[in-house]
RNA sequence: UCUAGAAAAGGGUAAACUUACUGAAAGGUAGGGGCGCAAAGCUACGGGUCUAAGGGUAUACAUUAUAUCUAAGAUAGCCGAGUUUCCUAG
Repeated sequence: UCUAGAAAAGGGUAAACUUACUGAAAGGUAGGGGCGCAAAGCUACGGGUCUAAGGGUAUACAUUAUAUCUAAGAUAGCCGAGUUUCCUAG
């Protein structure tokens, strides 16, 4: 430096659910919890998915309501890509 994760050690992280805060929502942060994870570390670059406050359109109709489209929002624990990395074995 590359490949692999069967066994071992020290550790790391933390799904559902739950409490508080936050956000228009999706979601996020912190505490409890522990399903899992060898990159479940980091980066929204490509694809996917979620949301639709704001904006567009249509209709009713009157200054609002309903429907629909839209990411500038979110997801790295959906996949790919980039980048850094513990231990063990070869």
The prediction has a mean pLDDT of 86. c-di-GMP-I riboswitch aptamer from Evansella vedderi, 90 nucleotides, folded computationally. The sequence was found by an Rfam model in a public genome assembly. Its Rfam family is "c-di-GMP-I riboswitch aptamer". Its family is annotated with cyclic-di-GMP binding in the Gene Ontology. Lineage of the source: Bacteria > Bacillati > Bacillota > Bacillaceae > Evansella.